[in-house]
RNA sequence: CGAGAGGACUGGACGGUCGUUCCGCGGGGUUCGCCCCACGGGGAGGAAAGUCCGGGCUCCACGGGUCGAGGUGGUUGCUAACGGCAACCGGCCGCGAGGCCAGGGAAAGUGCCACAGAAAACAGACCGCCGCGGGCGGCCUCCGGGUCGGAAGCGGUAAGGGUGAAAAGGUGCGGUAAGAGCGCACCGCGGUCCUGGUGACAGGGCUGGCAGGGCAAACCCCACCUGGAGAAAGACCAAAUAGGGAAGGCUAUCGGUUGAUGACCCACAUCCAGCGCCUUCCGGGUAGGUCGUUCGAGGCCGGGCGCGAGUCCGGUCCCAGAGAAAUGACCGUCACCCCUCCUCGGAGGGGAACAGGAUCCGGCUUACAGGUCCUCUCGCGCC
Numbered sequence: 001c002g003a004g005a006g007g008a009c010u011g012g013a014c015g016g017u018c019g020u021u022c023c024g025c026g027g028g029g030u031u032c033g034c035c036c037c038a039c040g041g042g043g044a045g046g047a048a049a050g051u052c053c054g055g056g057c058u059c060c061a062c063g064g065g066u067c068g069a070g071g072u073g074g075u076u077g078c079u080a081a082c083g084g085c086a087a088c089c090g091g092c093c094g095c096g097a098g099g100c101c102a103g104g105g106a107a108a109g110u111g112c113c114a115c116a117g118a119a120a121a122c123a124g125a126c127c128g129c130c131g132c133g134g135g136c137g138g139c140c141u142c143c144g145g146g147u148c149g150g151a152a153g154c155g156g157u158a159a160g161g162g163u164g165a166a167a168a169g170g171u172g173c174g175g176u177a178a179g180a181g182c183g184c185a186c187c188g189c190g191g192u193c194c195u196g197g198u199g200a201c202a203g204g205g206c207u208g209g210c211a212g213g214g215c216a217a218a219c220c221c222c223a224c225c226u227g228g229a230g231a232a233a234g235a236c237c238a239a240a241u242a243g244g245g246a247a248g249g250c251u252a253u254c255g256g257u258u259g260a261u262g263a264c265c266c267a268c269a270u271c272c273a274g275c276g277c278c279u280u281c282c283g284g285g286u287a288g289g290u291c292g293u294u295c296g297a298g299g300c301c302g303g304g305c306g307c308g309a310g311u312c313c314g315g316u317c318c319c320a321g322a323g324a325a326a327u328g329a330c331c332g333u334c335a336c337c338c339c340u341c342c343u344c345g346g347a348g349g350g351g352a353a354c355a356g357g358a359u360c361c362g363g364c365u366u367a368c369a370g371g372u373c374c375u376c377u378c379g380c381g382c383c
Base pairs, nucleotide, nucleotide: 001379002378003377004376005375006374007373008372009371010370012334013333014332015331016330017329018328020043021042022041023040024039026037027036028035029034045354049365050364052363053362054361055360056359057230058229059228060227069226070225071224072223073222074088075087076086077085078084089103090101091100092099093098104221105220109219110218111215112214113213126161127160128157129156130155131154132153136149137148138147139146140145169187170186171185172184173183174182188210189208190207191206192205193204194203195202196201234291235290236289237288244282245281246280247279248278249277250276256272259271260270261269262268298317299316300315301314302313303312304311305310336351337350338349339348340347341346342345
């Protein structure tokens, strides 16, 4: 210098004018609910997003067990917790820095494997190779035959070709009619033992010719986890109207006699209760208001421990809390990028992302113009 790998940060700056929301303080007004003015201070993000995981918090439910359902899936840690993160292990990819992996079980059972292909799982013979076989044909012939090729048929073979994403371990030597773990060596694989490691695993010894394809983000099996609903959670205060309950009062009319009393029956009277009206009180609930609500698993700095994720200690800071929802608009200067012009230093014009709180926090994922920094790898050149 070129090509890459990993990570961190930033996400225009300053000024002026006019606004917006919250807090504090002061002044003024008021129908006492609040309103207005001035000053000072705070006012979106790295993702505030998707709402995909996990928790705090709140309410509801809750004897225990089993089944079911959903989720997770290498190991050890971190954490409030996680499907997150860290370190490590294993596999695959890359020359490398590094990257990716739902990464338990396929000798429990069931199922699936398109197309192609002979055969896709109790293996299988299309071409080829080999053995037997010899219809038939060629050539020679002393006509007796000889010799060469070889169809059908029967069998062997998984070396070679071909199909496929995948074809029953791989390479080599021996072996064989040709072949084949048929035999052997090495690699792979299974079993067993030893050593190291907390562990996933790794290394080694002995042993077995080899179990017998792939798929579990197919059912399933194993291990572990999980009660439900969510800030419109929930708590408190509490009108008007309507309705509910209790107490008291009123009685003209209506109705009750399978209400009571007047001994009994009928009539009648009185009382009672009902309906109705009035007064007082109580409670639920709606509108509305307040809280929950922003001091928190909090930020920054320093130190201890740890490879690290993190954790502990000390200091310091307070950093949006609106409620249909504020954080904005315009102008100027500068900085950045692009285009044009030219007297090479300027002039003119244009652009500037993704996106915005609504209970809070930890993650993941997705979107993002431009810019900055750190570490590392490979290649080339120079000293």
Source information:
Bacterial RNase P class A from a Planctomycetota bacterium, 383 nucleotides, folded computationally. It matches the Rfam family "Bacterial RNase P class A". Rfam classes the family as a ribozyme. Lineage of the source: Bacteria > Pseudomonadati > Planctomycetota.